[in-house]
Overview:
Small-subunit ribosomal RNA, 5' domain from an uncultured bacterium, 519 nucleotides, folded computationally. Its Rfam family is "Bacterial small subunit ribosomal RNA". The RNAcentral record of the full RNA draws on ENA, Greengenes and SILVA.
Context: one part of a larger RNA
RNA sequence: GAUGAACGCUAGCGGCAGGCCUAAUACAUGCAAGUCGAACGGUAAAUAUUCAGCAAUGGAUAUGAGAGUGACGUACGGGUGCGUAACACGUAUGCAACCUACCCUUUACAGGCGGAUAGCUCGGGGAAACUCGGAUUAACCCGUCAUAAUAUAAAUGGAUGGCAUCAUUUGUUUAUUAAAUCUACGGAGGUAAAGGAUGGGCAUGCGUAUGAUUAGCUAGUUGGCGGGGUAAUGGCCCACCAAGGCGAUGAUCAUUAGGGGAACUGAGAGGUUGAUCCCCCACACUGGCACUGAGAUACGGGCCAGACUCCUACGGGAGGCAGCAGUAGGGAAUAUUGGUCAAUGGAUGGAAGUCUGAACCAGCCAUGCCGCGUGCAGGAAGAAGGCCUUCUGGGUUGUAAACUGCUUUUGCCAGGGGCUAAAAAGCUCAUGCGUGGGAAAUUGAAAGUACCUGGUGAAUAAGCCACGGCUAACUACGUGCCAGCAGCCGCGGUAAUACGUAGGUGGCAAGCGUUGUCC
Repeated sequence: GAUGAACGCUAGCGGCAGGCCUAAUACAUGCAAGUCGAACGGUAAAUAUUCAGCAAUGGAUAUGAGAGUGACGUACGGGUGCGUAACACGUAUGCAACCUACCCUUUACAGGCGGAUAGCUCGGGGAAACUCGGAUUAACCCGUCAUAAUAUAAAUGGAUGGCAUCAUUUGUUUAUUAAAUCUACGGAGGUAAAGGAUGGGCAUGCGUAUGAUUAGCUAGUUGGCGGGGUAAUGGCCCACCAAGGCGAUGAUCAUUAGGGGAACUGAGAGGUUGAUCCCCCACACUGGCACUGAGAUACGGGCCAGACUCCUACGGGAGGCAGCAGUAGGGAAUAUUGGUCAAUGGAUGGAAGUCUGAACCAGCCAUGCCGCGUGCAGGAAGAAGGCCUUCUGGGUUGUAAACUGCUUUUGCCAGGGGCUAAAAAGCUCAUGCGUGGGAAAUUGAAAGUACCUGGUGAAUAAGCCACGGCUAACUACGUGCCAGCAGCCGCGGUAAUACGUAGGUGGCAAGCGUUGUCC
């Protein structure tokens, strides 16, 4: 000098930041991922219309919540740092070995036939979670036929190039593989192909902690051939063959650790750290596994095993806060079971909108940084009181107070009060479509906050540590190697500037001091 700090004493305000460093311990409760009726069948109550009936009531049509099928999303956003010494990260390259939903550009296409199933309904089982059977039904659900190429596969000819496997380009023949409708007729959506963008996957050079009181390690081990698998290369996996591969330029083993941008310190070189913010990685009660999907081996999905907790009719079931709050525990120690989707962003939808503990705000905490205030000017009888003293006296506290004048930051009261809101959507005009022009409105959690004006009245606001030397600042009394102090040297045994108290003085100041850690 710095700090995600803690402790003691003290405490007026504001702005901006930060806030479980320990038990990746266990979790009550609420919320954190849904959306779409312009994909589909259908519907309770209710409302409206209508029919029959004297009425009660019954029937039909329209709207219609919740549930269900389907689609997109749930792989983002948010959390944590257990593991990992590794192509994990950083940096620089390569892929002639790869994928990419939504988005953009371009080209081509969409003809026909059929099937099941949830829901609903009728039954059965179960304490429950849930589950079984029958009948029947829809779709952008599922199947199949047709059409089909610069797609895929096989055969085959030419040209060019390279970095080995080869790549690029141009032909021919054969075979295989698509689609879905909705509509307010404006469009929206679908299938195939090519290119782009974005995001990822893989490989490689270099860099990246300590220990030799760890010296040898290795059988899928190292390489080859052939296959399997993958989006793709590869012992990634398998069969066979060979006997290799790594290592004092530190293999193997052990311990520790998420990495980087950066942060602190320092003249620098360096040393230390990796909180907040950004990028990457890993993980989601512990271990394993796959399914779905463009993408996961999936925090709020599934299956199996385990530990733990809960329910049970004992047969069997349910759960996962390292999301936001919050609870218990641990600890020197770290906050509210708050508000709003107004803005920014995300999901979905044609849109209105819905959802969003992301985000924006508010609450708590002197945890830090910065700023402001606790008055200003005059005022000597140098008052009283305190303390010291050489004691009728003097010194000091000290212009300090009183007293006089002034100001009003801040506080309190009253009034006014902007920006964050740009719009988008909707309307209207032009336009083939993108799109462009115009007019009028609506929408604010924070918040009646910031800010401004007026009123009031010095009014509401100072402490902490030190005073032997290092080190700025001294006397008196008490104590008497006691009580105590102390960072080091060292003080204290009767005149202690070093202990305790008082007066005085010095330093910093809404803080001050101590402790821990780094330079």